[in-house]
């Protein structure tokens, strides 16, 4: 230098032909059960505004396309493997 592949919550991973982003697990927090734990069960569990209700934004990073982008196009990043 060229090629193919990856980049999604604190982690691990999903997501059909582009149509609620975040399912299930793990991890934490609160509750319930114990004498007390463990194990079991419920309930929450990205950020940011807000007394609440609700609102905004969030798929490596900036365009594009489209009524609508984790997904299609274009560049750059990082990373894993190939080739020379």
């Nucleotide at each position: 230098g060229c090629c193919c592949g990856g980049a999604u919550g604190g982690c691990g991973g999903a997501a059909u032909c582009g149509g609620u982003a975040g399912a299930c697990g793990c991890a934490g927090u609160g509750g319930a059960u114990u004498c007390a734990a463990a194990a079991u069960c419920c309930a929450c569990c990205g950020a940011u505004c807000g007394c609440a209700a609700g609102g905004u934004c969030g798929u490596g990073a900036g365009a594009g396309u489209u009524c609508g982008a984790g997904u299609c196009u274009c560049u750059c990043u990082c990373u894993g493997g190939g080739c020379a």